[in-house]
């Protein structure tokens, strides 16, 4: 100084006028609708997206198959999780640090295009040896036909272990030595995942499960239009099944099995639908201090930050303030003046995640080059 990686924060600031909603005083007014005055307070880091978890409400709880659905290394965190943290295996990078649909291919099945002999217990196109036989320049020659091979070549992402050697008619784990790889055995460290080391052996039986699938382990519905309380208002008319020989109706997405139960249910047709409550004091926030590699947690302290319901925080004016472009002066910075813009986007029961948007700043650490001291 330059090139990264990692985490945090803020996101336009002061002022002047006018004007907006809840709650609180207080005053007018009839205690009324409702108005004035004064006062706290008043979108978000994501409010989005509804992807996941859950609080909280109703319903239900008799068990048993069964579909379904979800997660997928091992500890931990949380109220909970498909989050988070550490750590462990695999990839990627020189590092910092990213990524991972991270259990099983010896239970079946499928699939692997083209090229290739040949893509799973596969295979002989070029080749190599060997016998026979033909023909010819008689050669380390060429045709054919039989048999041996799979080490050499080639082909494709991927070819049924690599490297030297013995062997052999050529060859080949046939066979030995070393090395991956795999199975089983021990020893050491680890809560575990899993890691070093050693021995012994068959000589070594492809990829894919983000295809179906197998395994392991979880899971009742349904949503604030949930659900409650007061107010109001009702007209009837036809059918259909039942009343213990059970209509409907739960558990329940289906089956069995249980449970409740005298009405239940279709068509036409008539009336009312207004306040409230849920509604914001929370698994809440900020300090400090402790325990812990961390996430997070105990313990003391302060503190109450929107609750609307056609739906509020908004217009103007002015000064600053920040990116960019030009034009001066000036040459590390920095000053001056001019033009243009200042991002993503608004709660509606709440919370903790996770995707996604997102002009500009501004902080902290880490890692690598180069220079200097």
């Nucleotide at each position: 100084c330059g090139a990264g990686c990692c985490g945090g924060c803020c996101g336009g600031g002061c002022g002047g006028c006018c004007g907006c909603g809840u709650c609180g005083a207080g005053g007018c007014g009839a205690u009324g609708a409702g108005u004035c005055u004064c006062g706290c307070c008043g979108a978000g880091g994501a409010a989005a997206g509804u992807c996941c978890g859950g609080a909280c409400u109703c319903c239900a709880c008799a068990g048993g198959g069964c579909u379904g659905g979800g997660u997928g290394g091992u500890g931990g965190g949380u109220a909970a999780c498909a989050c988070c943290c550490a750590c462990c295996c695999g990839g990627g990078g020189c590092a910092a640090c990213c990524c991972g649909c991270g259990g099983g291919a010896c239970a079946g099945u499928g699939c692997c295009a083209c090229a290739g002999a040949a893509a799973a217990c596969a295979g002989a196109c070029c080749g190599c040896c060997g016998c026979g036989u033909g023909c010819c320049u008689u050669g380390u020659g060429u045709g054919c036909g039989c048999g041996g091979u799979a080490a050499g070549g080639g082909u494709g992402a991927a070819a049924c272990g690599g490297u030297g050697g013995u062997g052999u008619a050529a060859g080949a784990g046939a066979c030995c030595a070393c090395c991956a790889g795999c199975a089983c055995c021990c020893c050491a460290g680890g809560c575990g995942a899993c890691u070093g080391g050693g021995g012994u052996g068959g000589c070594u039986c492809g990829g894919u499960a983000a295809a179906c699938c197998c395994c392991a382990c979880c899971c009742g519905g349904a949503g604030c239009a949930a659900g409650g309380u007061c107010a109001g208002a009702c007209a009837g008319a036809g059918g259909a099944c039942g009343u213990u020989c059970g209509a409907g109706g739960g558990c329940u997405g289906c089956c069995c099995g249980c449970c409740c139960g005298a009405g239940u249910u279709c068509u036409c047709g008539g009336g009312u639908a207004g306040a409230c409550c849920g509604c914001u004091g929370g698994a809440g926030g900020c300090c400090g201090c402790c325990g812990g590699c961390a996430a997070c947690g105990a313990c003391g302290g302060c503190c109450c930050u929107a609750g609307a319901u056609g739906g509020a925080u908004g217009g103007u004016c002015g000064c600053c303030g920040g990116c960019c472009c030009c034009g001066g002066a000036a040459c590390c910075u920095c000053c001056c003046g001019g033009g243009a813009c200042c991002a993503c986007a608004g709660a509606a029961u709440c919370c903790g995640g996770c995707u996604u948007a997102c002009a500009g700043g501004c902080c902290g650490g880490c890692u690598c080059g180069u220079c200097c001291u």
A computed fold for a 373-nucleotide RNA from Haloactinopolyspora alba, annotated as Bacterial RNase P class A. It matches the Rfam family "Bacterial RNase P class A". Rfam links the family to the GO terms ribonuclease P activity, tRNA processing and dimeric ribonuclease P complex. Its mean pLDDT, the model's own confidence on a scale to 100, is 78. The sequence was found by an Rfam model in a public genome assembly.